[in-house]
RNA sequence: AACUUUCUUUGGAGAGUUUGAUCCUGGCUCAGAACAAACGCUGGCGGCGUGCCUAACACAUGCAAGUCGAGCGGUCCUUGUCCAAUCGGAGAGCUUGCUCAAAGAGAGGACUUUUAGGAUAGCGGCGAACGGGUGAGUAAUGUGUGGGAAACCUACCCUCAAGCGGGGGAUAACUCAUGGAAACAUGGGCUAAUACCGCAUAAUGCCUCUCCAGGGCAUCCUGGAGAGAAGAAAGCCUUCGGGCGCUUUUGGAUGGUCCCACAUCCUAUUAGUUUGUUGGUGAGGUAAUGGCUCACCAAGGCGAAGAUGGGUAGCCGGUCUAAGAGGAUGGUCGGCCACACUGGGACUGAGACACGGCCCAGACUCCUACGGGAGGCAGCAGUGAGGAAUUUUCCGCAAUGGGCGAAAGCCUGACGGAGCAACGCCGCGUGGAGGAUGAAGGUUUUCGGAUCGUAAACUCCUUUCAGCAGGGACGAAGCCGCAAGGUGACGGUACCUGCAGAAGAAGCCCCGGCCAACUACGUGCCAGCAGCCGCGGUAAAACGUAGGGGGCAAGCGUUGUUCGGAAUUAUUGGGCGUAAAGCGCGUGUAGGCGGUCUAUUAAGUCGGAUGUGAAAGCCCCGGGCUCAACCCGGGAAGUGCAUCUGAUACUGGUAGACUUGAGUCUGGAAGAGGGAAAUGGAAUUCCUGGUGUAGCGGUGAAAUGCGCAGAUAUCAGGAAGAACACCAGUGGCGAAGGCGGUUUCCUGGGCCACGACUGACGCUGAGACGCGAAAGCUAGGGGAGCAAACAGGAUUAGAUACCCUGGUAGUCCUAGCCGUAAACGAUGGGCACUAGGUGUGGGGGGUCGUUGACGCCUCCCGUGCCGCAGCUAACGCAUUAAGUGCCCCGCCUGGGGAGUACGGCCGCAAGGCUAAAACUCAAAGGAAUUGACGGGGGCCCGCACAAGCGGUGGAGCAUGUGGCUUAAUUCGACGCAACGCGAAAAACCUUACCAGGACUUGACAUGAUAGCGAAAGCCUAUGGAAACAUGGGCCCUCCUUCGGGACGCUACCACAGGUGGUGCAUGGUUGUCGUCAGCUCGUGCCGUGAGGUGUUGGGUUAAGUCCCGCAACGAGCGCAACCCCUGUCCUGUGUUGCCACCAUUUAGUUGGGAACUCACAGGAGACUGCCGGUGUCAAACCGGAGGAAGGUGGGGAUGACGUCAAAUCAUCAUGCCCUUUAUGUCCUGGGCUGCACACGUGCUACAAUGGCGUAUACAAUGGGUCGCAAGCCCGCGAGGGGGAGCCAAUCCCAAAAAGUACGCCUAAGUUCGGAUCGAAGGCUGCAAUUCGCCUUCGUGAAGGAGGAAUCGCUAGUAAUCGCGGAUCAGAACGCCGCGGUGAAUACGUUCCCGGGCCUUGUACACACCGCCCGUCACACCACGAAAGCUGGUAACACCCGAAGCCGGUGAGCUAACCCUUUUGGGAGGCAGCCGUCGAAGGUGGGAUUGGUGAUUGGGGUGAAGUCGUAACAAGGUAGCCGUAGGAGAACCUGCGGCUGGAUCACCUCCUUU
Repeated sequence: AACUUUCUUUGGAGAGUUUGAUCCUGGCUCAGAACAAACGCUGGCGGCGUGCCUAACACAUGCAAGUCGAGCGGUCCUUGUCCAAUCGGAGAGCUUGCUCAAAGAGAGGACUUUUAGGAUAGCGGCGAACGGGUGAGUAAUGUGUGGGAAACCUACCCUCAAGCGGGGGAUAACUCAUGGAAACAUGGGCUAAUACCGCAUAAUGCCUCUCCAGGGCAUCCUGGAGAGAAGAAAGCCUUCGGGCGCUUUUGGAUGGUCCCACAUCCUAUUAGUUUGUUGGUGAGGUAAUGGCUCACCAAGGCGAAGAUGGGUAGCCGGUCUAAGAGGAUGGUCGGCCACACUGGGACUGAGACACGGCCCAGACUCCUACGGGAGGCAGCAGUGAGGAAUUUUCCGCAAUGGGCGAAAGCCUGACGGAGCAACGCCGCGUGGAGGAUGAAGGUUUUCGGAUCGUAAACUCCUUUCAGCAGGGACGAAGCCGCAAGGUGACGGUACCUGCAGAAGAAGCCCCGGCCAACUACGUGCCAGCAGCCGCGGUAAAACGUAGGGGGCAAGCGUUGUUCGGAAUUAUUGGGCGUAAAGCGCGUGUAGGCGGUCUAUUAAGUCGGAUGUGAAAGCCCCGGGCUCAACCCGGGAAGUGCAUCUGAUACUGGUAGACUUGAGUCUGGAAGAGGGAAAUGGAAUUCCUGGUGUAGCGGUGAAAUGCGCAGAUAUCAGGAAGAACACCAGUGGCGAAGGCGGUUUCCUGGGCCACGACUGACGCUGAGACGCGAAAGCUAGGGGAGCAAACAGGAUUAGAUACCCUGGUAGUCCUAGCCGUAAACGAUGGGCACUAGGUGUGGGGGGUCGUUGACGCCUCCCGUGCCGCAGCUAACGCAUUAAGUGCCCCGCCUGGGGAGUACGGCCGCAAGGCUAAAACUCAAAGGAAUUGACGGGGGCCCGCACAAGCGGUGGAGCAUGUGGCUUAAUUCGACGCAACGCGAAAAACCUUACCAGGACUUGACAUGAUAGCGAAAGCCUAUGGAAACAUGGGCCCUCCUUCGGGACGCUACCACAGGUGGUGCAUGGUUGUCGUCAGCUCGUGCCGUGAGGUGUUGGGUUAAGUCCCGCAACGAGCGCAACCCCUGUCCUGUGUUGCCACCAUUUAGUUGGGAACUCACAGGAGACUGCCGGUGUCAAACCGGAGGAAGGUGGGGAUGACGUCAAAUCAUCAUGCCCUUUAUGUCCUGGGCUGCACACGUGCUACAAUGGCGUAUACAAUGGGUCGCAAGCCCGCGAGGGGGAGCCAAUCCCAAAAAGUACGCCUAAGUUCGGAUCGAAGGCUGCAAUUCGCCUUCGUGAAGGAGGAAUCGCUAGUAAUCGCGGAUCAGAACGCCGCGGUGAAUACGUUCCCGGGCCUUGUACACACCGCCCGUCACACCACGAAAGCUGGUAACACCCGAAGCCGGUGAGCUAACCCUUUUGGGAGGCAGCCGUCGAAGGUGGGAUUGGUGAUUGGGGUGAAGUCGUAACAAGGUAGCCGUAGGAGAACCUGCGGCUGGAUCACCUCCUUU
């Protein structure tokens, strides 16, 4: 919520997936139920159902429709009585070869009508038209529902009435003959009937005609009267009673036939169709109506409410699903229809145009003697084929039903049953209770355990089902018979009883999310999974296996199909501004909808009743199988249709009225509304002439171009075409497109005001018709400027472009086409209602205050902006709605393919309109959010630029890197943020690399077992390159519980080891943005939400620093401060430091001093505190005073949230993987130092502000016992000898250097520069060759200031000068520090780089190193076109024309009736022939629909292909739409349009003050 009095009952669930996230739109997918199913794995029992959905494909074999002898004649068998030829010969007679002869058999015949019985080929009757099958055809000749037949039929059955008289002629069977392989046929002869044919009789009945009455629906119906025509089987049986049958008739029942209304799939890319077609008259035909058929007449009929055509399909009761409304479906059961190998046809009959009948044609199969014949499983079984797939060649007529029969009975693959199949539904079982050592075992593990798990074992119990044994049905009533008696396929089945024993009985799917259930191993974008999203590239809950778990269970999954979810076609129940979707605009037809009042009607609507809505099914109640499924009985329901009756508010119809909708008239005013004609000035260009001279023009810069043959410029005159500055305005007009100088003429529409008139005349509008920018087309004009195409010049990698110089179509006019645009407000039209405010255009009214062009108030119409409610996904809309309602039209239903193909219509063409599918994807989209980005904007900062100083890039050398080389040149680091980096130091070592030689529990750690031993160490010998191996000698440890242990060796086992891999598995550490000022949270508020606010704004700062304001108020991490050094002062302490004063010395050397410097501690000081100004009364800034220092005094340490899968597995640690006589370990030697080359970082220079020489002055930081080392001696020197002193404010390193003074050099490859090379030395070290440093002498290269480019620095800075230290045996031009000397410049923020904040655009979010477009090339896929080729289907024209019906003819043939004495004739009939129609077939040209097709066209999809860069930011030329031209391609250009364009300026408008 529905229903109900109540109780009761019924009843609607969502999820995943577009994004960085969000909301919406929207598709895809899933969870449910069902199935005539199939497949995979598995399978105990029973009941009830179901079982060729495909080839209406072909069928072997058997059966599926017969029955009646009580219709008939025969025949056969059995049987009765009589006769009997003949056979037969017992036996007899005798003449021994003659006669007689019984029994028996018996052709044949007869019987009173031959007795009784059985069988049945034929004639005849009834049935075979039912039952059974199938769904091919059929879109209406069908079906469903409701009606009609006054337009009909109906065998058998019931009922009513009447009757069954008398005759006739045939024929099958049979027989004879003939033909044939057969099937069968033909001819002669005989015969019967319930077979056939006349005749008689008969009605109130039937038919025809006439009359009367009543009724109805037009033809008619009912009742009454009269006239006429038409019909039988004397059969069968009998118990003699009768029964059955037949004929005519009435009514019924049953079954059928015809007609009507409504309903009944898709397609308009099928729009026209129809000629017996539509109607009439007449006739024929039929059971009957009817163009059903024919003749004639008329020209109609159907169709946008979808005719005709095409495709598909049997329809319904029902079934499935669904909350329902609906959607899908039509298997089993039931009703109807259609069909029976394909097509045609009729016959018979009550009924058929006939599944198991006939004829013909065709295809196919079979038989054949080749002449001819036979056949039709879509009956039940069964076979083959097809297919994913569907059963037994079973039993029985016992039951039910059917046919025939009087009946018994016969027939019945209908049916009743059984069999097969988990195919479905339902039920049952596979055991129950107890049982913790939580067994073993499996799996896992953090090694403790956990789990399988009360599960098992074990104990006690039960026995359904299956098994065995015994008993054993109901279904059965009929019927026969006097009675007795007899009838069961299923079936020895169901069921009952007994027996034994847990015994014989569990699988399948899933476990990433949706969706319930998790671990291990294997694999390593492989193998594989997948319904969607998606998993798999070495730690996979997603693959495979195992353990465990979840779900269902004799089943479980998968696939397919249907409905649902899907409100995703929306009636219930959707939308169209931007997501898909409003026709470009109007006029208007059909249609839909429609103001107020009255009356009437009762179609819609509502109520009641009746009929119907079959049964079965669903639902309810009850009952039967042990339950259930299943079955039975009753009820309800069946929302429908029809009829009758009632109601009359609303809608409709009819009639009348009204004025408010609509319209007309009158008076005004406004306007780029339209058409035609005339006319005007400015400007451009051209022409002529004058003046005048060298350039003009153009651009970012140029060039092409024009110009000394006189341009540009300027003056005058002339010509021509096009467009109309200012006014001009989100101003006006128009339906839209669109319309702009002025004047005239013609003309449309709207608005305002006042009254009058018409009286709903209205709104919308499928088709239709008209208008319709620009471009384009045709014909003819015109052509000034502009300008597609084109040409040239530039730009560029290229530049088919953007820019420039030219320039043709075109742009203009006339006439005619085209019919499209971002034809937009991306918003169809009409009406009504719903707060306001403020402009502006047109008109009116009022107020009056000077009664004026002014102001104010107000009404109507138009046009803007802001804004409430409301709406919206949001953006936004908001009286000009996108609000609230009503009416009508158009349109949408995922993206791509595609507005394309094909077809049709239109067009001269270009093309337009209409408009798919295959295939493919899981998205495509809208709005808004946060970021990031922009060759967007604003503000601000930084040695970012600028202003300066000095460098790098050139040279030589040093050093690092790349590359090359190599046995190895170990590894890492790669823009900034790798490259004098890891490395604060490679000759060996280091060392990780290479070669060679060695070792294998190992160079190193821990533990265990066994054995041995003191061990280690030192010296030494041999081999060897060493490691190592083998010896010799010396030495003889510690603890002890006396076992042993520590320690070492050997063997063996666990293990060690790895600078092996992965920094993309990690920890830790570090770099960078960046010492940039940011990054967040809580609560509140705003928003559906992501999210926002705070953090934005106005100022200010180095700073998110501070102040003010503010839906925010606070807080955290960052900033700053706190810490260290340094600058001033004070206090304390004075040794190794200091020395003013007093002495002293070569010397603070020594007394002494504690003042100063200095050192070490501790304090003070600086806070915008004070003054002035500016500022908003603030924060703050500017200036000043004081002060050693002034606005952070200078420097350091300090690095927010995060970014870069940034760096490092080679500092270390560490998961996993790999290795284990090697990728581990030891050793020697080599390499890391290799050199055509390239780059980075430095040093030294190129010189005179210099070099050299001599002399001379002034530091600081540091370091020193494995050390620094003075004085002294030696050496030119490096250095050596020696060693005082110093564990350091004490001694040493230690000389500071630039500087200063004097001198030389004089512009040169030099007295610059020092590379390179030679020689000789020194030092360290086991060792200096590869490969160290230093010294002296000699040598004396390049280099004369460094191209493009590029780096550092803003003050004690740059520059320049030296000094120290770490590492270190030795080895700095590097690194880290120290002090000395000591500048220049900053106008400023336009530009480059980086960063911060705000804002804007975005198709980016892996975030611009993004995204992304098109050609080309390759592969695959589907589709279109195509010379053709080849099928199907339905028509048409003509030919041929079977069977057959009908018509005609019928000289041939002919029993029944008639005439005739007969022959014969007639009536009637038949064959034959002719004709109409007519299937199949043939021919032909078309239509339509498939298949295929060389080639071709575009499309889609593909891995990292090629060319460019079109779009997204102002995308670097804003983009897009239409159109035209051009071009490898994206595209470019012209013309017109749009904003769905950024930015700046101006104008206008609005809001606030």